[in-house]
C1' cells in the first nucleotide's frame, strides 16, 4: 500500500487499452476586484540598430589646460611668475580587468558526485624575521616636418617616475662537485610623532593545478580495437608527476565483468511523482565543468590561453576617396526572426557586495528596487440579519401544482477591499532612502466599484423539457444520434470549483503492465529437437588459521539552500528566519568470529574405479532366410478381366484374368508383438557372425568432493529437398487419361515419372510434443507390467521384501479451470533458456551458414480494443443413443387436369380504399359491398362545423307544404304554441353568434394496452432450503423401470413446493330418484288422427343421485410402479367429444373492433350531397362446389332424424299459377302453431357404356320476388341453348370409429343475395396399421463447435476500387567520418649569423645579450584520391494495413459434408 470502465449471452483467469491522483518556467479558449511572495526565450550557441554593464590611484610620474591667490608689467583689452587646488585631459606606471554577469553548443570524460593521495604554484590579507645604500641609459606624453579618405602611422628631437638597467650587501632562500657559486630593493605623504609602499625568506589562510578507487545513458542488426600504441633506459619540458615530447630497447596494453565504433546528453545538491523501493527530471537557487561568431595561436600576469585583450585563417556585417579599415549582447534594456509561448531602450547605488584609492570619493544593467504578465503559490473581498402574498417573470406539469426561493423588492444594519482627505514609520551606529502617492494610522461618503468558467449516459457528483432525425454533431474509454437522446444544440434546473474554470501538452502513479521489494513460461505469450562441454554461478562431512565478504562500535566526511521536527518575525498565510535531526554514503580504525570465501589437514555418504551376474528392435560391418507383390519363359485353360456409388479409361482371342512349374530383381521382414524391451533425442522389428556404446543387480574393495548446471562451442539431429555414382520390385508429387461437377487444375479410378533403396557429401528443419529444461532432496495409498536380487512356502504356477524402469487410479498438495500427483504441474535448492496485447511479421534491412531450396539472429512505420485461455448455458451438426406424433409405411378419399364460385398476387384504371404474406397471409379481418355500407375516385357543397361541454340571443319542439337544383342546400308558405315554476327564471329541444375546442378509417403494432396466431394440449418450465463449484452454474429434473404424461416406482446430496400433466366443470353412454305439460300411451273407453276421457308404467323432458376404482382374479416384473389376460359390467384401464394453452419464442398480427404516446392536417388529411369503384381481366396460385357416370341418371311409389328459428316475424289450411311466386288468413311470443316435404335408403320402371336420359357451364327468351332504384352490379323460376370434362404429370392434402367417406337439415348476418363459404345437427356407415430402415416435427440422455441476431450462424482467399505507410530500385543530392597524399597563415621551440642595436663588459676594436630577417619542426583553414555510414530523393515494382451493403467461389468451425494440423 484504495480501485473504476472494457473482450462473453454469463463465467473465471489471462491481457492489453482507458479512466479517477499529484505535478509544471507552460500555452490556448472564456471570465477577470485587490494585495503579499515568487517566476518569465524550454524553440534560432539565430543575427543584431542605439544605450549602458571596469575602471580607478595627482600620496608613483612628466606635460597641457582651467580657476583662485599673490607678486610684477600694463596700449587698462590683458600679459606673465610663482604658489594652490587633481577640477580637466590624454599619456608614462600601480593594481584591477582570469571576479562579478550570461549561456548549455560541446563533452559518454577523472567532465561532474563521492572518498582518498604526492611531485606542486599562490597576487591582494594575517603572523614573524630581516633589509630599503649607492648609480645609470632610456622613453611615451609633447614639439616639428611628413603619409592616409579614415584606421592609424614614420622620421628627427626634449623630458620624468614606485617604468627599466647594473653594482653593493645576504640572516634566512636556490643550486652544489661540498671546495664554492648565484641572487633584492622605490618612494610617496606628513601635524615631524609617524603612515602606506618596496625586497628576500619562513609559516598560515584561501585559491588553484595533477593522480587514483567506486559511481555516472542507449544500441551487439557495432566483436574486435590500439605503432606513441605498453612498458623500460637515457635526455627535453613543466609550478608540479607522467609518453607529456623525443632517441634506443622489448611486445606488449585494451576487450563478451562489453573494448572500439554509432545515437544521445553538461553534471550534482537538488525537483515531481511514489507506501517504499524505484521512475522521470537537472528552470529559478547553490556548487563544479565548458563556452563568449567558427577553427587555430600564443603574449601579458600570481593566476588567462582570457564574453566587453592580442595575432592569423574562415563566414557574415558595416565604413570607404576602392588603397584600405572596422565589429563580435550565451552582461542590462531594446529590435528583427523562429516559435503555441515568455517582461520596461525604468530608478538608486540608500542598502548588501566587488574593484581602485591613505582617504574623501569615484566606478559597478553585480545589487536593491519600480514597471508589465492570474505564469504559479498564499491571503482577503464582491456583504449582513430579517423577509411568504412564498411576488412577478422563466421552466416543467399528471392542470391539482412543483420549481428558481429567502433567492429577489421591501425593511434594518456594516464598510474589510477599492476610493478621497490628512498624517506618517522601520529599513540609517553621526550624515545619506531609490523604493515613497511606501507600510502603517486617522477621518470620510456610500450596499456603494467587484463572478465566472466547467459539467449534468457509465466510471462519475449533478435531470428535465424543447429543436435536430445515422443529419447536424458529440466522445478520454465503454459508445451516443436511423421522430419520444437525461450523450448533439439550445433552455430550465442542478452538481463542482471559484479570480479563477476548462482544454491541450508532459512527468509519474494507479502498472504486480519488467515484478530487487514483487510476475511468469502443459493449454492464455513464454522450455533451446536432443546431448557433450569451455568461461561463469552452484557445490557433502570434520578440524585449525585467516579475517575479503558479514555484523557491531569510534573516528572523518557526506558545503549551503532544500525536505522533516520544535520554536521567533511579518494582523494570518504563502514568504522568511534560529536551532535539531536527517543526508539510508564513502574513508579510516577497532572488534567479533558463526554463516558464505581464502589456506591447510583429515573424512565417505555424492561421484567415480575395480570383482560377480543380467536383459535388451542400442550402434556399424559381413553374410544369410522364407513369404509377398511385379515381371520374363514354359504348361494347361476361355473371354472376359479389372475398377466403382454407379460406371468409364486400362488389359484381353496377337489369347488376358484365374491356375500350374521355372527363373530374374528390388524392397520390407507378417505371426511372436505386449501403454513390452533398447536409446540422450531423432529412432530402433527376420536369422547368423565380428566390432562398439549405455543401463541394472548383489556383495566387498580402492580413490576420496573428483561434483551440478552451462552463455559462447562442438557433435548428432524424422521426413522432403539438394550434388555424384549406383540401383530401381512396390508405393507415387508432377504429369496423362476417365469419371463426378454449373465448374473441379480436387476427393474416386486407370496408368505414371522424380523420390522412395545403396555409397558419399551437404542441408539443419517438424504439432523434433509429455506442446512439461537439467541436477538433488522431502512429501499417504492401491492395482497391472519389464529387468535383476533376497527370504518363504504346500516348491513348475504362489506369497513376501527391496532396487531399477512403465503404465492406471487417487489423499495431502497445486491449479483460472482443465487437470497435475513419488515418472509432480505438490514442497524446496542450484543453474541455465525463454515471454511481456492482437496484427503488420518470423516478414524487411543487414550480418553469419548454405551449391541451391532455405535457414539463423530479427525489427519499424503503420493499424485494431481487443487477440487468446479454461470451464458454463443454450443453439446447431451431411455426430451418436432412447421416445413420440396420420411423420413414414399400411389403407379410403381427395387435390394438382375440366366449369364455375371465391379468396390472393399481377396488371389495368379517376379510384379499382386498408390490411393480412412460409408453416401460422390467400371461402383471412367481411356473421353477407346495388344506394347505405364505404375508409377509395370525380364533381358540387360547409367551416365552431355531421358529433361533445361551456357562453350569449332568439325560439317550444314538431308537423304540412310550393320553387330551384343531381342533391347537399338555398329562397319561401301555413299550422302549432307544450312541461315545471317561488313568477325572476328553470329543463329537454330548435336556429344564430363569438370563442376555448370538435373531428380525423392520417402516420408510427419497431413507443404501447388490450385480444389473438404459433412451436403445442407438445410434457415441460421454475422456485425455497441444503449441499458442489472461486464463479457462470450445477444438484434437485440425471440413472433403472414404467406411462398418453416431470405419470408413478425404485435408486440417489438432497428434500420438498409451484406454474404446467391428470382430476374437479360441460356433453353424450346405464341405471335410479322426483315432477308429468305442449310431451308420452302399456292396458281400458273413444276418434279420420293420443283426437278426447283417463293414466305417467314406458319414451321423453330436466333437476337430483349412482356408477368405473386397475377394485378383484391369474401372468410377469425387483416383494415396486407397471404391463398382459380374465370375470363381472350400460361402460376397462384416459370410456367418447368440448372447455381448459405452463415458463416463453418468433420487435409474429392487429393503431382500420376498442383503447392509447407521440407526430402531423384544421375554409382540410375534417363534414355534407350525387355519380362512380371496391364486381375491372392477357395471366399465374390457393380454397371449394359439380362433374367426367350404372355403387349410377331419370320417373313414380314408401319410410326414418336431430338441433335450431319466428311478432317489422314463422306463416297453416284453401285457391290461382308449369314454376319462382300471388290471393288469403286460420294457428303461434312456441315440448302446443309455424319454417318442415329430411336426403341418402327401400321397393318398382326406364336408360345399357355413348360426351350419353352423364354433365351442366354458356347463351337466348319470358317471368317471379326484395327494394328508393336490379345498367354497371341480386337472386330465383320456366322455356330453349347444351361448352369443357371419359378419373386428372411432377408434385401433394386429410383421416385411426360412430372416424373417413357419403346424404341431407338448420342457423348467424340479413330488405334481397352472389352461402358452392362459416357454425352447428342428426341419417347410412368401412378399410387398414407388418413396424419404426427412411422424410417432416418433437421429447430426453451424451458428444463436438471458432455459433450466442445462435447454422437463414461464422468465415478464408484472389480479383476490382479508394486511401495510408513500408521494403527493394538505374541512381541522384546532402551530411558525418577513415585512409593516403598535397598544402602550410599566425604563433611557439630549434637553428642561422643577412640586416639593426641605449644601460652591462672592454681604454678602443669589440664581445656578451637583443630584435628584424631567412629557415626547420609541429599545426588550423583548404585541396586531391579512395573508402564506409547516415538521411533525403527516385521511373518501376514487392507485399502489408485499412475501408455498410462489388465480383469469383467455400478453405475452416459440426465427422464442416475428403477429420483438421505442422
Nucleotide at each position: 500500500u484504495a480501485g473504476a470502465g472494457u473482450u462473453u449471452g454469463a463465467u473465471c483467469a489471462u491481457g492489453g487499452c482507458u479512466c479517477a491522483g499529484a505535478u509544471u518556467g507552460a500555452a490556448c479558449g472564456c471570465u477577470g476586484g485587490c494585495g503579499g511572495c515568487a517566476u518569465g526565450c524550454u524553440u534560432a550557441a539565430c543575427a543584431c540598430a542605439u544605450g549602458c554593464a571596469a575602471g580607478u590611484u595627482g600620496a608613483a610620474c612628466g606635460c597641457a589646460g582651467a580657476a583662485u591667490a599673490a607678486g610684477c608689467c600694463u596700449u587698462c583689452g590683458g600679459g606673465u611668475u610663482u604658489a594652490u587646488u587633481g577640477c580637466u585631459g590624454a599619456g608614462u606606471a600601480g593594481c584591477a580587468a582570469a571576479c562579478g554577469g550570461g549561456u548549455g553548443a560541446g563533452u559518454a570524460a577523472c567532465g561532474c558526485g563521492u572518498g582518498g593521495g604526492a611531485a606542486u604554484c599562490u597576487g591582494c590579507c594575517u603572523u614573524u624575521a630581516u633589509g630599503u645604500g649607492g648609480g645609470g641609459g632610456a622613453u611615451a606624453a609633447c614639439u616639428a616636418a611628413g603619409g592616409g579618405a579614415a584606421a592609424c602611422u614614420u622620421u628627427a628631437g626634449c623630458u620624468a617616475a614606485u617604468a627599466c638597467c647594473g653594482c653593493a650587501u645576504a640572516c634566512g632562500c636556490u643550486c652544489u662537485a661540498c671546495g664554492g657559486a648565484g641572487g633584492a630593493a622605490a618612494g610617496a605623504c606628513u601635524u615631524c610623532g609617524g603612515u602606506c609602499g618596496c625586497a628576500u625568506a619562513a609559516a598560515g589562510a584561501g585559491g588553484a593545478g595533477c593522480c587514483c578507487g567506486c559511481g555516472u545513458c542507449a544500441g551487439a542488426u557495432u566483436a574486435g580495437g590500439u605503432a606513441g600504441u605498453u612498458g623500460g633506459u637515457g635526455g627535453g619540458g613543466u609550478a608540479a608527476a607522467g609518453g607529456c615530447c623525443u632517441a634506443c630497447c622489448a611486445a606488449g596494453c585494451c576487450a563478451a565483468u562489453g573494448a572500439u565504433c554509432u545515437g544521445u546528453a553538461g553534471c550534482u545538491g537538488g525537483u515531481c511523482u511514489g507506501a517504499g523501493a524505484g521512475g522521470a527530471u537537472g528552470a529559478u537557487c547553490a556548487g563544479c565543468c565548458a563556452c563568449a561568431c567558427u577553427g587555430g595561436g600564443a603574449c601579458u600576469g600570481a593566476g588567462a590561453c582570457a564574453c566587453g585583450g592580442c595575432c592569423c585563417a574562415g563566414a557574415c556585417u558595416c565604413c570607404u576617396a576602392c588603397g584600405g579599415g572596422a565589429g563580435g549582447c550565451a552582461g542590462c534594456a531594446g529590435u528583427g526572426g523562429g516559435g503555441a509561448a515568455u517582461a520596461u531602450u525604468g530608478g538608486a547605488c540608500a542598502a548588501u557586495g566587488g574593484g581602485g584609492g591613505a582617504a574623501a570619493c569615484c566606478c559597478u544593467g553585480a545589487u536593491c528596487c519600480a514597471g508589465c504578465a492570474a505564469u504559479g503559490c498564499c491571503g482577503c473581498g464582491u456583504g449582513a440579519a430579517u423577509g411568504a402574498a412564498g411576488a412577478a417573470g422563466g421552466c416543467c406539469u399528471u392542470a391539482g401544482g412543483g420549481u428558481u426561493g429567502u433567492a429577489a423588492a421591501g425593511u434594518u444594519c456594516u464598510u474589510u477591499c477599492a476610493c478621497c482627505u490628512g498624517u506618517g514609520a522601520a529599513g540609517a551606529u553621526a550624515a545619506u532612502g531609490a523604493c515613497g502617492g511606501u507600510a502603517g494610522c486617522a477621518g470620510g461618503a456610500g450596499a456603494a466599484g467587484a463572478a465566472g468558467c466547467a459539467c449534468c449516459g457509465g466510471c462519475u457528483a449533478a435531470c428535465u423539457c424543447u429543436g435536430u432525425g445515422c443529419c447536424a454533431g458529440c466522445a478520454g474509454c465503454c459508445g451516443c444520434g436511423g421522430u419520444a437522446a437525461u450523450a448533439c444544440a439550445g433552455a430550465g434546473g442542478g452538481u463542482g470549483c471559484g479570480a479563477g474554470c476548462g482544454u491541450u501538452a508532459a512527468u509519474c502513479g494507479g502498472a504486480a503492465u519488467u515484478a530487487c521489494u514483487g510476475g511468469g513460461c502443459g493449454u492464455a505469450a513464454a522450455g533451446c529437437g536432443c546431448a557433450c562441454g569451455u568461461a561463469g554461478g552452484c557445490g557433502g562431512c570434520g578440524c585449525g588459521c585467516u579475517a575479503a565478504g558479514u555484523u557491531g562500535g569510534a573516528u572523518g566526511u557526506g558545503a549551503a539552500a532544500u525536505c522533516c521536527c520544535c520554536g521567533g518575525g511579518c494582523u494570518u498565510a504563502a514568504c522568511u528566519u534560529g536551532g535539531g535531526a536527517a543526508u539510508u554514503g564513502c574513508a579510516u580504525u577497532c572488534a567479533a568470529g558463526a554463516c558464505u570465501g581464502g589456506c591447510g589437514u583429515g573424512c565417505u555418504g555424492g561421484a567415480g574405479u575395480g570383482u560377480g551376474g543380467g536383459a535388451g528392435a542400442g550402434a556399424g560391418a559381413a553374410g544369410u532366410g522364407g513369404a509377398a507383390u511385379u515381371c520374363c519363359a514354359g504348361g494347361a485353360g476361355u473371354a472376359g478381366c479389372g475398377g466403382u456409388g454407379a460406371a468409364a479409361u486400362g488389359c484381353g482371342u496377337a489369347g488376358a484374368u484365374a491356375c500350374c512349374u521355372g527363373g530374374a530383381g528390388g524392397a520390407a521382414c507378417a505371426u511372436c508383438a505386449g501403454u513390452g524391451g533398447c536409446g540422450a533425442a531423432g529412432g530402433c522389428g527376420g536369422c547368423u557372425u565380428c566390432u562398439u556404446g549405455g543401463c541394472c543387480c548383489a556383495a566387498c574393495a580402492c580413490u576420496g568432493a573428483c561434483g551440478c548446471u552451462g552463455a559462447g562451442g562442438u557433435g548428432c539431429g524424422a521426413a522432403a529437398g539438394c550434388g555424384u555414382g549406383g540401383g530401381g520390385a512396390u508405393c507415387a508429387a508432377a504429369c496423362a487419361g476417365g469419371a463426378u461437377u454449373a465448374g473441379a487444375u480436387a476427393c474416386c479410378c486407370u496408368g505414371g515419372u522424380a523420390g522412395u533403396c545403396c555409397a558419399c557429401g551437404c542441408u539443419g528443419u517438424a504439432a523434433a510434443c509429455g506442446a512439461u529444461g537439467a541436477g538433488a532432496a522431502c512429501u499417504a495409498g492401491a492395482c497391472g507390467u519389464u529387468g535383476g536380487a533376497a527370504g518363504g512356502a504346500u516348491c513348475u504356477g504362489c506369497c513376501u521384501u527391496u532396487c531399477a524402469g512403465u503404465g492406471u487410479c487417487g489423499u495431502a498438495g497445486c491449479u483460472a479451470a482443465c487437470g497435475c500427483g513419488c515418472u509432480a504441474a505438490g514442497u524446496u535448492c542450484u543453474c541455465c533458456g525463454c515471454c511481456u496485447g492482437g496484427g503488420g511479421a518470423g516478414u524487411a534491412c543487414g550480418g553469419c551458414c548454405g551449391c541451391a531450396a532455405g535457414g539463423u539472429u530479427g525489427a519499424a512505420a503503420c493499424u485494431c480494443a481487443a487477440a487468446g485461455g479454461a470451464a458454463u448455458u443454450g443453439a446447431c451438426g451431411g455426430g451418436g443413443g432412447c421416445c413420440c406424433g396420420c411423420a413414414c409405411a399400411a389403407g379410403c378419399g381427395g387435390u394438382g387436369g375440366a366449369g364455375u364460385a371465391u379468396g390472393u398476387g399481377g396488371u389495368u384504371c379517376a379510384a379499382u380504399u386498408c390490411g393480412a404474406u412460409g408453416c401460422a397471409a390467400c371461402g383471412c379481418g367481411a356473421a353477407g359491398a346495388a344506394c347505405c355500407u364505404u375508409a377509395c375516385c370525380u364533381g358540387g357543397u360547409c367551416u365552431u362545423g355531421a358529433c361533445a361541454u361551456c357562453c350569449u340571443c332568439g325560439g317550444a319542439a314538431c308537423c304540412c307544404u310550393g320553387c330551384a337544383g343531381a342533391a347537399a342546400u338555398g329562397c319561401g308558405g301555413g299550422g302549432g304554441u307544450g312541461c315545471c315554476u317561488u313568477c325572476g327564471g328553470g329543463a329537454a329541444c330548435c336556429g344564430a353568434g363569438a370563442g376555448a375546442c370538435a373531428g380525423g378509417u392520417g402516420c408510427u403494432g419497431c413507443a404501447u394496452g388490450g385480444c389473438u396466431g404459433u412451436c403445442g394440449u407438445c410434457a415441460g418450465c421454475u422456485c425455497g432450503u441444503g449441499u458442489c463449484g472461486u464463479g457462470a452454474g450445477a444438484u434437485g429434473u440425471u440413472g433403472g423401470g414404467u406411462u398418453a404424461a416431470g405419470u408413478c416406482c425404485c435408486g440417489c446430496a438432497a428434500c420438498g413446493a409451484g406454474c404446467g400433466c391428470a382430476a374437479c366443470c360441460c356433453u353424450c353412454g346405464u341405471c335410479c330418484c322426483u315432477a308429468g305439460u305442449u310431451g308420452c300411451c302399456a292396458g281400458c273407453a273413444u276418434u279420420c288422427a293420443g283426437u278426447u276421457g283417463g293414466g305417467c308404467a314406458c319414451u321423453c323432458u330436466a333437476g337430483g343421485g349412482a356408477g368405473a376404482c386397475u377394485g378383484c382374479c391369474g401372468g410377469u416384473g425387483a416383494c415396486a410402479a407397471a404391463c398382459c389376460g380374465g370375470a363381472g359390467g350400460a361402460a376397462g384401464g384416459u370410456g367418447g367429444g368440448g372447455a381448459u394453452g405452463a415458463c416463453g419464442u418468433c420487435a409474429a398480427g392487429u393503431c382500420a373492433u376498442c383503447a392509447u404516446g407521440g407526430c402531423c392536417c384544421u375554409u382540410a388529411u375534417g363534414a355534407c350531397c350525387a355519380g362512380g369503384g371496391c364486381u375491372a381481366c392477357a395471366c399465374a396460385c390457393g380454397u371449394a362446389c359439380u362433374a367426367c357416370a350404372a355403387u349410377g341418371g331419370u320417373c313414380g311409389g314408401u319410410a326414418c332424424a336431430a338441433a335450431g328459428g319466428g311478432u317489422u316475424g314463422c306463416c297453416a289450411a284453401g285457391c290461382c299459377g308449369c314454376g319462382a311466386g300471388g290471393c288469403g288468413g286460420a294457428g303461434c311470443c312456441a315440448a302446443u302453431c309455424c319454417c318442415a316435404g329430411a336426403a341418402a335408403a327401400c321397393c318398382g320402371g326406364u336408360c345399357g357404356u355413348a360426351g350419353u336420359c352423364c354433365g351442366g357451364a354458356u347463351u337466348g327468351g319470358a317471368g317471379u320476388c326484395u327494394g328508393c332504384a336490379a345498367c354497371u352490379c341480386g337472386a330465383c323460376u320456366c322455356c330453349a341453348u347444351g361448352a369443357a370434362g371419359u378419373c386428372g404429370g411432377a408434385a401433394u392434402c386429410g383421416c385411426u370409429a360412430g372416424u373417413a367417406a357419403u346424404c341431407g337439415c338448420g342457423g348467424a348476418u340479413c330488405a334481397g343475395c352472389a352461402a358452392u363459404g362459416c357454425c352447428g345437427c342428426g341419417g347410412u356407415g368401412a378399410a387398414u396399421a407388418c413396424g419404426u430402415u427412411c422424410c417432416c416435427g418433437g421429447g430426453c440422455c451424451u458428444u463436438g463447435u471458432a455459433c450466442a441476431c445462435a447454422c437463414c450462424g461464422c468465415c478464408c482467399g484472389u480479383c476490382a476500387c479508394a486511401c495510408c505507410a513500408u521494403g527493394g530500385g538505374a541512381g541522384u543530392u546532402g551530411g558525418c567520418u577513415g585512409c593516403a597524399c598535397c598544402a602550410g597563415a599566425a604563433g611557439u621551440a630549434g637553428g642561422u649569423a643577412g640586416u639593426c642595436u641605449a644601460a652591462c663588459c672592454g681604454c678602443a676594436a669589440g664581445g656578451a645579450g637583443g630584435a628584424c630577417g631567412c629557415u626547420u619542426a609541429c599545426c588550423a583553414c583548404g585541396g586531391u584520391g579512395u573508402g564506409g555510414u547516415c538521411a533525403a530523393u527516385g521511373a518501376c515494382u514487392g507485399g502489408g494495413g485499412u475501408g455498410a451493403a462489388g465480383u469469383c467461389g467455400u478453405a475452416a468451425c459440426a465427422a464442416g459434408g475428403u477429420a483438421a494440423c505442422c
Molecule: small-subunit ribosomal RNA
Organism: uncultured bacterium